[in-house]
RNA sequence: AACGCUGGCGGCGUGCUUAAUAUAUGUAAGUCGAGCGAGAAAGGUACCUUUGGGUGCUGAGUAAAGCGGCGCAUGGGUGAGUAAUACGUGGGCAAUUUAUCCUUCGGUGGGGGAUAACACUUCGAAAGGAGUGUUAAUACCGCAUAAGACCAUAGCCAUUUUGGAGGCAGGGGUCAAAGGCGGCAGCUUUUGGGCUGUCGCUGCCGGAGGAUGGGCUCGCGGACCAUUAGUUUGUUGGUGGGGUAAUGCCCUACCAAGGUAUUGAUGGUUAGCUGGUCUGAGAGGAUGAUCAGCCACACUGGAAUUGAGAUAUGGUUUAGACUCCUAUGGGAGGUAGCAGUGGGGAAUUUUGCGCAAUGGGCGAAAGCCUGACGCAGCAACGCCGCGUGGGUGAUGAAGGCCUUUGGGUCGUAAAGCCCUGUUAGAUGGGAAGAACAAACCGGUUUAAUUGCCGGUAUUGACGGUACCAUCAAAGGAAGCACUGGUUAACUCCGUGUUAGUAGUUGUGGUAAUACGGAGAGUGCAAGCGUUGUUCGGAAUUAUUGGGCGUAAAGGGCGUGCAGGCGGCUUGGUAAGUCUGAUGUGAAAGUCCUCGGUUUAAUUGAGGAAGUGCAUUGGAUACUGCUGAGCUUGAGUACGGGAGAGGGAAGCGGAAUUCCCAGUGUAGAGGUGAAAUUCGUAGAUAUUGGGAGGAAUAUCAGUGGCGAAGGCGGCUUCCUGGACCGAUACUGACGCUGAGACGCGAAAGCGUGGGGAGUAAACAGGAUUAGAUAUCCUGGUAGUCCACGCCGUAAAUGAUGGGCACUAGGUGCAGCGGGUAUUGAUUCCUGCUGUGCCGCAGUUAAUGUAUUAAGUGCCCCGCCUGGGGAGUAUGGCCGUAAGGCUAAAACUCAAAGGAAUUGAUGGGGGCCCGCACAAGCGGUGGAGCAUGUGGUUUAAUUCGAUGCAAUGUGCAGAAUUUUACCUGGGUUUGAUAUGUCGAGUCGGCUUAUGAAAGUUUGCCUUGCCCUUUGGGGAGCUCGAAUAUAGGUGCUGUAUGGCUGUCGUCAGCUCGUGUUGUGAGAUGUUGGGUUAAGUCCCGCAACGAGCGUAACCCCUUGUUCUUAGUUACCAUUAUUUAGUUGGGUACUCUAAGGAGACUGCCGGUGUUAAACCGGAGGAAGGUGGGGAUGACGUUAAGUCCUUAUGGCCCUUAUGCCCAGGGUUAUACACGUGCUAUAAUGGCGGCUAUAAAGUGUUGCGACUCCGUAAGGGGAAGCUAAUUGUUAAAAAGCCGUCUUAGUCCGGAUUGGAGUCUGUAAUUUGACUCCAUGAAGUUGGAAUCGCUAGUAAUCCUGGAUUAGUAUGCCAGGGUGAAUAUGUUUUCGGGCCUUGUAUACACCGCCCGUUUCACCAUGGGAGUUGUUUGGACCAGAAGUUACUGGUUUAAUCCGUAAGGGAGAGAGGUGUCGAAGGUCUGAAUAGCGACUGGGGUGAAGUUGAAAUAAGGUA
Repeated sequence: AACGCUGGCGGCGUGCUUAAUAUAUGUAAGUCGAGCGAGAAAGGUACCUUUGGGUGCUGAGUAAAGCGGCGCAUGGGUGAGUAAUACGUGGGCAAUUUAUCCUUCGGUGGGGGAUAACACUUCGAAAGGAGUGUUAAUACCGCAUAAGACCAUAGCCAUUUUGGAGGCAGGGGUCAAAGGCGGCAGCUUUUGGGCUGUCGCUGCCGGAGGAUGGGCUCGCGGACCAUUAGUUUGUUGGUGGGGUAAUGCCCUACCAAGGUAUUGAUGGUUAGCUGGUCUGAGAGGAUGAUCAGCCACACUGGAAUUGAGAUAUGGUUUAGACUCCUAUGGGAGGUAGCAGUGGGGAAUUUUGCGCAAUGGGCGAAAGCCUGACGCAGCAACGCCGCGUGGGUGAUGAAGGCCUUUGGGUCGUAAAGCCCUGUUAGAUGGGAAGAACAAACCGGUUUAAUUGCCGGUAUUGACGGUACCAUCAAAGGAAGCACUGGUUAACUCCGUGUUAGUAGUUGUGGUAAUACGGAGAGUGCAAGCGUUGUUCGGAAUUAUUGGGCGUAAAGGGCGUGCAGGCGGCUUGGUAAGUCUGAUGUGAAAGUCCUCGGUUUAAUUGAGGAAGUGCAUUGGAUACUGCUGAGCUUGAGUACGGGAGAGGGAAGCGGAAUUCCCAGUGUAGAGGUGAAAUUCGUAGAUAUUGGGAGGAAUAUCAGUGGCGAAGGCGGCUUCCUGGACCGAUACUGACGCUGAGACGCGAAAGCGUGGGGAGUAAACAGGAUUAGAUAUCCUGGUAGUCCACGCCGUAAAUGAUGGGCACUAGGUGCAGCGGGUAUUGAUUCCUGCUGUGCCGCAGUUAAUGUAUUAAGUGCCCCGCCUGGGGAGUAUGGCCGUAAGGCUAAAACUCAAAGGAAUUGAUGGGGGCCCGCACAAGCGGUGGAGCAUGUGGUUUAAUUCGAUGCAAUGUGCAGAAUUUUACCUGGGUUUGAUAUGUCGAGUCGGCUUAUGAAAGUUUGCCUUGCCCUUUGGGGAGCUCGAAUAUAGGUGCUGUAUGGCUGUCGUCAGCUCGUGUUGUGAGAUGUUGGGUUAAGUCCCGCAACGAGCGUAACCCCUUGUUCUUAGUUACCAUUAUUUAGUUGGGUACUCUAAGGAGACUGCCGGUGUUAAACCGGAGGAAGGUGGGGAUGACGUUAAGUCCUUAUGGCCCUUAUGCCCAGGGUUAUACACGUGCUAUAAUGGCGGCUAUAAAGUGUUGCGACUCCGUAAGGGGAAGCUAAUUGUUAAAAAGCCGUCUUAGUCCGGAUUGGAGUCUGUAAUUUGACUCCAUGAAGUUGGAAUCGCUAGUAAUCCUGGAUUAGUAUGCCAGGGUGAAUAUGUUUUCGGGCCUUGUAUACACCGCCCGUUUCACCAUGGGAGUUGUUUGGACCAGAAGUUACUGGUUUAAUCCGUAAGGGAGAGAGGUGUCGAAGGUCUGAAUAGCGACUGGGGUGAAGUUGAAAUAAGGUA
């Protein structure tokens, strides 16, 4: 600046950034009568009049017009063009000009002829002319004069950087003028006037000087692009000439061939420049509004005229475009002056007042003109100031909002009471800005007018404005944005990934401080937000002040021109450098001081500053230049040894392959396994001989050489470099190095050879879902040689080169020195090269560390978010492939480095577990039971869903349960509390109905206290209202509880240490353990939760105590521990003991611990249980309960009947029973434990085949009942079969429970007698009293158990072990993963959108070259036509001069042809980017499954 919302006042500023687009209307430059000639009208008045009018005077020497002078080139506007004919700054002009103004010198004489106006005629529509005649001047023209100026010329003087310039005097030539006004005096046809003299003012002319303004020129300075590298022919210079005020190729003729450029020419793009302005600590960066200086432009292009000055914004001319007028013949116009209009645009004002002030033009002056200017108007556009009130006021009012309902907050805020009066309003007063000029008066001056000074009166657009006073009245005056973090400020409601928000991060999926609203708060305030722009922050372009091992970034390597930098001593110079002075750096602005508007902004004065440029004086350390020297840098000579350094030629052996021959026979080869392949035509194997090509085992080594790429058998020749040693020489000869040049792996290309092995392409065989791959068998280019290209690599030490300095230790290679030694050799030491470790330092860390990535200096190269892209386009190179150079649009908020903690790996190491293996038995096949899914249904209520849902919630759905469905009812409710009223528990009963319910009648009148009035508690009914109620939703709002990893051994903390930090250490390591169990070590020391143990339950041994309902050795007794008796034993149930690696031996680190042993009932946590760390799983549960929020409230609540949860093609889980002889059936017979029982268990007896029934003792339980245990055992039978196995299914008959057994119970008997003959892939449990097998009990129930919980009986097999599968723990490693591998992620393809490249072409714009044509105009020539002044001439006429006309050069627009650049569009096409969960594969990340 704009936009949105809002808006009280004033002061001072500012106001088309876009279309230099088009412009209606008005206005912005005139003035002078004291330069000149001429000169109205209306009106008024007087007279005359034919009453139509006429004349005089006045208006008036006025208006308007004309000649002439001055001005119009200033002022005002705009920024199109212009990258230099511009601007800024400082110089120069000895190469120049300047009207008006000032100073000064001199002059202003005497003549002449015209012309406009005007009059008449005439053309034209108009604009505008034409002709004839008249007239004036400060208009025009000769002549005179010439101090002086100018021109040329010769002389002298002094001066200077060559050129040159100045001064002096001499003669020669050329060049002037204008008057007007006024005073006085005189003369005169004296009205006017004229003439003369004199004075003054003002003009005019010629010089000189000044001032001011220009012109030209030089140095330096300030934009981008090299994907613009060459450019230039009047070009560069010279000579002659022309032109200009003036230099100059400014123009022209000739001569020469130069000029310019990587210190960026030329070309392209953009742009008015500056003082300044904004920002910044500064350096800088951005910008060029207002104000001021300069430039350029005036519709677009060209041109001249006039003039002191223009190539002229409101002049001329010409061409073009556009607009307007027209009689169609022809004319007119230019707001980028001030207002205003259309258009464009997000956007920018009044068709105002005034010349009062300031300034300008003209004039002697009055004055006139002035959209310059001064003012006012509009706009919160900016800056500044003021106000919208102040004090008091707690029932903390009402109301709003929130609330845990107690309260809190808005809030002293309001109201109320007491004040004030800024502002707005009204009334009254009322400025400064005014000084002039001219007039009058006075003084002074002049001879006088005059000039000067003072006074008087006069002059204001703004404006009755500022300001002052008075009046009344808190009265008229507050909004905007924000409130998750950044960033000051929080709650409620609504919404429910919706609507929306968002600068960034992000927010919104039902509890949003982020959306919308409200309340509250925060910030600013007549403004507040948003958007845009610029600087800052950003040290993210780094001069101040950055970097390049791994983040972007060292050129692949060298040689080297230019350039940059450069050793020691000394002399000179003074360019850089330092210091002083002078000039300049306009004013304004910024800064400081002072003044002045009430203050401030604004403003006045003074100062400082302006870091710059120029001139000049000085200094000489350093740099430069120059002279002389030096030897340490660099180099040369000499003597040595080392080396895959390079090039060429020759030679060798091993091996592969092939060929020939021999032996020999059936396979060979190859692989994870195979096959293709070779082989009976003789392979493979083996022996001998031969051919050919390539590569050079061992030595061989972080060994050597080379600038890098790279170099490896041996010998010879040629050749480069480095190193060591000792002396001599040269004397800075050096370092780096843009361009340039050279070298440069592999692959590739060209020509010609060669070709053994190997091997892209290709073929076949495998693998695979596929396999254009990996593996195998073959195999061609290529690999090799010669010559020529290519010029790139992870060309890497991912580390440019040189020099110097800065702790060490220890290897290796080369060459020396010293000491010891006879010697081998050892030790010490120097230089060069090459490694490892490591201090300081450094680093983001990792690391590096005398071979620096440390500390410094010099030079070069390179980087500036990721992608697009090392791509497009252009250029250069190349035969091609391609290389070098190298963008943009668009898109994302990241990409990346190093390290950390987890997690993870078809990485590694160690260890554990019924994890595997070794075994036993199952499941999966059958039938049935049960649960689930699916389906069905009015309903099949709901939840649970990998392990960790599926005989789970449900320890038990016929009704109830029940939540579901259908139907019938009910509404303060089935239940709770509060209020009011009525009644008093209750029992029986009628009708109706499926019941709930509705309805009828009858009987009865309760408890406590009491003053007998009543009161209290309870219960029932009725009414109304708060509310009840909800198995309705959300387990992703929650509590609690639970599952799982996992009874796995882990998980943490404090202090310390360490790291920039995340973190690490401890907790890692060596042992050991079931164990982070313990020991040792250790920058750790301790501690906690877990483990273990204690504690609890149980079991195994024993003791003590106790002895009934238990027990019975002894004694008596009995059918019987039955009864005495007893408590020893068993047992019961209380309390103890016991086991601790305690003891011994060995191993082990003198440890922890392990192994073995003894004793012991039990031995190494004796067995079992309970006990579950930090956490994970948004795991499960709102239907146990609790609970936030939401929802329903005559219903999603409540009551009732019936139905359903029990359906059934099918699929799955868990079980039961089987399939039989280790068995079935029949008979006989033995032995438990743990429970449980009074609405109960029920002995015994009778009945029934049985389920069961009828009686009925006992037991409230170590007493009695359940109770019979079963398998096992003995005997018999069956003899391998769908059976004497198996029992499903079905028919019939019953029993029991219950109101009720149909949907839908269990059981019994008779009959029936299905599938099934050990079960595919796969999969489960179990390590000892375990598995397997056999029974028993209990809870739940009225009844219903193959389920669950518990009990005992019988009672095995196997474990070599940890390779593998699964799970887990620790350490380590990789990671592009962190939602953490069920991760991440790549390419093609489909669709949509976006920008972009190519593209046959096409349309514009800009510009170059060649040519055609050529307006206006200047100029040159001509000028036979025209012509007042001047000359000759008496005249006619002629001359000179001038003009028209004509011709030529130049010349704008225009046209033709041909290039270049740039922009738009373009069928089609290429890749790129972005999009939802598309398709296809699985390339990368772990050894990513082929590194």

RNAcentral holds the sequence, with entries from SILVA. This is a predicted structure of a 1491-nucleotide RNA (small-subunit ribosomal RNA) from a metagenome. Rfam family: Bacterial small subunit ribosomal RNA. For this family Rfam cites "Crystal structure of the ribosome at 5.5 A resolution" (Yusupov et al., Science, 2001). Gene Ontology terms of the family: structural constituent of ribosome and ribosome.